[in-house]
Molecule: transfer RNA
Organism: Clostridia bacterium
RNA sequence: GCGGCUAUAACUCAAUGGUAGAGUAUCUGACUUCCACUCAGACAAUGUCGGUUCGAUUCCGAUUAGCCGCU
Numbered sequence: 001g002c003g004g005c006u007a008u009a010a011c012u013c014a015a016u017g018g019u020a021g022a023g024u025a026u027c028u029g030a031c032u033u034c035c036a037c038u039c040a041g042a043c044a045a046u047g048u049c050g051g052u053u054c055g056a057u058u059c060c061g062a063u064u065a066g067c068c069g070c071u
Base pairs, nucleotide, nucleotide: 001070002069003068004067005066006065007064010024011023012022013021018054026042027041028040029039030038047063048062049061050060051059
């Protein structure tokens, strides 16, 4: 220098162009003499910029970061 892959919640992962979900974690309540377990609830996210579309996590372009390969 060229090519490929990945980027979604604090963490690990889903989501066929049509309301972004689950588990763990955190917080609150119930339960318990207390803690733990269990149950109920809450919080919290699409790397960035632009394009296509009635509508984009999804399709397209660029860019950033990480990983892999080629020279």